This is a predicted structure of a 1406-nucleotide RNA (small-subunit ribosomal RNA) from a metagenome. The sequence is in RNAcentral, with records from SILVA. It matches the Rfam family "Bacterial small subunit ribosomal RNA". The prediction has a mean pLDDT of 84.
RNA sequence: AGAGUUUGAUCCUGGCUCAGAACGAACGCUGGCGGCGGGCUUUACACAUGCAAGUCGAACGAGAAAGCUCUCUUCGGAGAGUGAGUAAAGUGGCGCACGGGUGAGUAACACGUGGGUAACCUACCCCCGAGUUCGGGAUAACGAGCCGAAAGGCGCGCUAAUACCGGAUAAGACCACAACGACUCAGGUCGAAGUGGGAAAAGGAGGCCUCUGAUUCAAGCUUUCACUUGGGGAUGGGCUCGCGGACCAUUAGCUAGUUGGUAAGGUAAAGGCUUACCAAGGCUACGAUGGUUAGCUGGUCUGAGAGGAUGAUCAGCCACACUGGUACUGAAACACGGACCAGACUCCUACGGGAGGCAGCAGUGAGGAAUAUUGGGCAAUGGGCGAAAGCCUGACCCAGCCACGCCGUGUGAGUGAAGAAGGCCCUCGGGUCGUAAAUCUCUGUCAAGCGGGAAGAAAAGUAUUCGGUUAAUAACCGGGUGCCAUGACGGUACCGCUAAAGGAAGCACCGGCUAACUCCGUGCCAGCAGCCGCGGUAAUACGGAGGGUGCAAGCGUUGUUCGGAAUCAUUGGGCGUAAAGAGCGCGUAGGCGGUCUAGCAAGUCAGAUGUGAAAGCCCCAGGCUUAACCUGGGAAGUGCAUUUGAAACUGCUAGACUUGAGUACGGGAGAGGGAGGUGGAAUUCCCAGUGUAGAGGUGAAAUUCGUUGAUAUUGGGAGGAACACCGGUGGCGAAAGCGGCCUCCUGGACCGAUACUGACGCUGAGGCGCGAAAGCGUGGGGAGCAAACAGGAUUAGAUACCCUGGUAGUCCACGCUGUAAACGAUGGGUACUAGGUGUUGCGGGUAUCGACCCCUGCAGUGCCGAAGCUAACGCAUUAAGUACCCCGCCUGGGAAGUACGGCCGCAAGGCUAAAACUCAAAGGAAUUGACGGGGGCCCGCACAAGCGGUGGAGCAUGUGGUUUAAUUCGAUCAACGCGAAAAACCUUGCCUAGGCUUGACAUUUGCGGAAUUUUGUAGAAAUACAGAAGUGCUCCUUCGGGAGAGCCGUAAAACAGGUGCUGCAUGGCUGUCGUCAGCUCGUGUCGUGAGAUGUUGGGUUAAGUCCCGCAACGAGCGCAACCCUCAUCUUUAGUUGCCAGCAUUAAGUUGGGCACCCUAAAGAAACCGCCGGUGCCAAACCGGAGGAAGGUGGGGAUGACGUCAAGUCCUCAUGGCCCUUAUGCCUAGGGCUACACACGUGCUACAAUGGUCGGUACAAAGGGCGGCGAGACUGUGAAGUUAAGCAAAUCCCAAAAAGCCGAUCUCAGUCCGGAUCGGAGUCUGCAACUCGACUCCGUGAAGUCGGAAUCGCUAGUAAUCACAGAUCAGCAUGCUGUGGUGAAUACGUUCCCGGGCCUUGUACAC
Repeated sequence: AGAGUUUGAUCCUGGCUCAGAACGAACGCUGGCGGCGGGCUUUACACAUGCAAGUCGAACGAGAAAGCUCUCUUCGGAGAGUGAGUAAAGUGGCGCACGGGUGAGUAACACGUGGGUAACCUACCCCCGAGUUCGGGAUAACGAGCCGAAAGGCGCGCUAAUACCGGAUAAGACCACAACGACUCAGGUCGAAGUGGGAAAAGGAGGCCUCUGAUUCAAGCUUUCACUUGGGGAUGGGCUCGCGGACCAUUAGCUAGUUGGUAAGGUAAAGGCUUACCAAGGCUACGAUGGUUAGCUGGUCUGAGAGGAUGAUCAGCCACACUGGUACUGAAACACGGACCAGACUCCUACGGGAGGCAGCAGUGAGGAAUAUUGGGCAAUGGGCGAAAGCCUGACCCAGCCACGCCGUGUGAGUGAAGAAGGCCCUCGGGUCGUAAAUCUCUGUCAAGCGGGAAGAAAAGUAUUCGGUUAAUAACCGGGUGCCAUGACGGUACCGCUAAAGGAAGCACCGGCUAACUCCGUGCCAGCAGCCGCGGUAAUACGGAGGGUGCAAGCGUUGUUCGGAAUCAUUGGGCGUAAAGAGCGCGUAGGCGGUCUAGCAAGUCAGAUGUGAAAGCCCCAGGCUUAACCUGGGAAGUGCAUUUGAAACUGCUAGACUUGAGUACGGGAGAGGGAGGUGGAAUUCCCAGUGUAGAGGUGAAAUUCGUUGAUAUUGGGAGGAACACCGGUGGCGAAAGCGGCCUCCUGGACCGAUACUGACGCUGAGGCGCGAAAGCGUGGGGAGCAAACAGGAUUAGAUACCCUGGUAGUCCACGCUGUAAACGAUGGGUACUAGGUGUUGCGGGUAUCGACCCCUGCAGUGCCGAAGCUAACGCAUUAAGUACCCCGCCUGGGAAGUACGGCCGCAAGGCUAAAACUCAAAGGAAUUGACGGGGGCCCGCACAAGCGGUGGAGCAUGUGGUUUAAUUCGAUCAACGCGAAAAACCUUGCCUAGGCUUGACAUUUGCGGAAUUUUGUAGAAAUACAGAAGUGCUCCUUCGGGAGAGCCGUAAAACAGGUGCUGCAUGGCUGUCGUCAGCUCGUGUCGUGAGAUGUUGGGUUAAGUCCCGCAACGAGCGCAACCCUCAUCUUUAGUUGCCAGCAUUAAGUUGGGCACCCUAAAGAAACCGCCGGUGCCAAACCGGAGGAAGGUGGGGAUGACGUCAAGUCCUCAUGGCCCUUAUGCCUAGGGCUACACACGUGCUACAAUGGUCGGUACAAAGGGCGGCGAGACUGUGAAGUUAAGCAAAUCCCAAAAAGCCGAUCUCAGUCCGGAUCGGAGUCUGCAACUCGACUCCGUGAAGUCGGAAUCGCUAGUAAUCACAGAUCAGCAUGCUGUGGUGAAUACGUUCCCGGGCCUUGUACAC
């Protein structure tokens, strides 16, 4: 010091959350020791039991007992002494008002701080002065008596005092009067001569004989304690005042002893403190009154600080003592362990009455998440009493319990690599736990045992000495010295010895924030989570494990506080669009305020003094082994008060000034406001005329109006409302708002020039006023328009948009309402800070005869822009810039501008204005995409123009569905004659059944056997069982044999195998947008940034093709070209190809030839190259020439960045998961060929541009040895038999077909069409039943050109015709190729579909 979280990404706003520190804590897991601290925050709830305030015999009277000793004894006991002047009780004194507890109440002079008391008190203590005299009467205890259960009480009798009372004396004390002096805040106060008055006391103890009396001794003296009175001090208080510290205005008015006065009473004391009388005041927006909450402070926690939160322990003050009230005593109380009364509660009771108060220390119950022992001691410190010893002291000092906190310390150190075993992970190589362990060598803190052993203790006492006092060497007081006694803690701290690594580590976390990663399990389940978020089969986020990280006798969690949060902003925020400027003005209080001079000194500044308790914090030093902790000293304490000074600034007082503000004068501008009058156009209605069938309305219609005469048109009339053109980012007004013309009344602004006033100013909480439209009340008015309403349309519906009507209302008068996106979403004022260009009003200058024009000033109103500002957009002298002053408002979204309350209103409603709960966002601006029944430009068989189809029929084929034991699986546009370029078996993945289990296949090992050939039985086969033949190859050899390779069998394991799952774990391949023209990068520049620019723009192109321009300049992947093929030519080469001429033949058959065709290799050719035109130049386009071909010549191959979690785990490869006598493997049979139906793709047709029959002509490209198969023969035919040739420019498939020539059919379900079915066959094949193709004979269905809809095609294309090939034993209407014949049309880009570029809106971003 920051971080996470809104978005596809960005910047901003803004909330939520986290990391830190702290705690009187609690809970979970764990727990060695010690020191120092802390420990009912909740029920001020109730309390059993014990203790917590007594003491003094040196104030007083009285006064035991047990026990012990002695004596006596009738042994029952009695007496004496001692116990003892003790205990207990009483009178009296002092104390009990301290100490200890708690925080209920209290918002207050309660507390804090600083003053006042001239308005007061103060026991005990200290100093000073004076005194302490003479008397008296009682009473408790006690005795005896009585009442009562008890508590207690009653009367009678006795007695003492430092108890009580009277008298004396007494001042400078008190009271009354009071000359005079001093001080003063001017009210008084103090001192004081004098006069008068009423007020005091108590003794105790010790010592002594100096004085008096005297024998000791005392009434004497003396000391001391006590007492009385007065003065002073100290200490402690009472009262009072200034200032300070909580919330709510949804609490705005409160107050009758209230405010003041007079008099009296009361108090220690001022005072309505109380009473009587008089007056009518007092408090309040600077917050009275009321309500809620709360003890206050020093401090504590946090924070850089300012602040915020808090008020445990310690300390100061206050309040309280079961609840409420009251006084008594006393120096002090309205009294925690006193009294009285009332109340609640508890207890006792003989029922008549009584007793009690733990918020003292322990302890109990209850409450609660939660907080300790019914401990020891007065040894220390302190307190009460006492002369003292001493007694009392739950204050205190200690101990006990609790990791509650802080601090310290330990749980070992060194060595040790075979990197052990084991765990975990693994790519199987290894890695890691890990020098960790073991081993060896050491050490000895703590704990344990044994032993030693403090300080805290000095007063006091006693002895002695010195000093004081005294008559005194007594006594007493103070000091010194010696002696002696005193320790709860505690045999504790500490020290030594012994033995021993031995007894001593956990907790949380490991997705990001945030340090730390893997495996397994789970499978949106179980669960986690502070926020974001994880989990739906490969989870570093759940649970476990290994490993790691952090802290450590603790660690986490929860709660709370501050911080981070500048997220209430004084330091230190904002308000155009994020939350936020009141709709506008006038103006009260308040705040702020021009220039100069003088004074004052309130603010301000400087100095001094007092205070700011101690403790704490900070600094220094010291003591516990260290630290925490403790001790001493210092500093600080920003504050308050008093005082001295300064006079710049603010303020105040006085004086002056003119620039702020205002007034007077002269001008012009204006829909500024109010009132009255008046005008024309238009709509509607009424009357009359002309006139006839429609009008009106709409996208199209209908409702509606019209033959009773509409609409249209002409004339006349009525009535209401609004004022075309001018008219303008023109004008006026504070805003709302204001528009024909005229008149009257009236407000404001502006310009000009002089004079005057002399700061008169700005803002403005409350308050008052104005305030569009709609709405409300009363009364008018009502033409048009028009909520509601009605009808007609539209629509799936249509309570809408459209149409026909139509009432409130709109208009006027008066009153109310008080709100709007009342917006510039921008409060008002003043000053300053570049310009440019319009426009309105007024003025000046120059010029002119004059108007214009030009320059310029002021005031308004627009646009564009600099600096600056802004998150950006944007604002920019009319600021959202730079500053100052004043007001209003905001603090996450929703709930909600809502509820409740209050105020206003006739009502509608308005103003003011929350919370519970809920979310992690809600937002602003900009960016990139995508989208739009947004726009612009452009393209494409996209439409249009055409040709032919599909959709109807039958069949083929694929799919869905259904069925089935199974009908294996996959495939949305981009699946559906697709994977499948061939399902009868096989294929085959599915079903049924029969079998096998190291397996059909691969590698390794052992054993046996050569391989191989073959027979029989069972079986559907796989297979099982039983036999027969057979002995090879290579190497070595001791000639016996051994070893090896391949193969077969067998055994055991490792393993094989899987068309099982996941295409959403993947590679590869593919489809699609799309052969669309796009997609990017580097550097530079711009932007806070995402990003932009480049790639946009103007042209052009098939094209991001090219040109020009340009903060861009270049480049890459795409486009194009390079490649193949076809079209032309040349060269080379002529066999198997060809044949012009020659010869020859049935025939290029042969000789011959290579000119031609052709073949196949190399080249040429085309580039807008040439000409003309268009184009600003250019790119390019148009036309033309030439050319086989002309503007990418035709076709193909070629598919950018990417999209679709597109398709494929069933081509292949592959992670993970699953199966392992089965989800693997073998076999037989079946199925994939099913069939009510639906869809896709095709074939054949419906016929005459045709069918049938006969004749006849012309291809290209392919294939062929388990092959193509000529020819011949047989068969109606499919085909069969035989067989030449050909591994093929040679032979074969092979007939090309449409075409052409001729014949026939004559419009019909036909001589069209061929489905279906019957029969008979051929071929392939182990096998054609399920389920092949073909042939012949017979049969002869639907169908007569196809609804809505929809497909292909722009030229050698569509259409039509045939041929070949792959697959293949056989099986093409499919697929892939080949050639033959060979069209029509395109005006054009409005529309449909798809796409490209630019632009715009967006609340979309799966």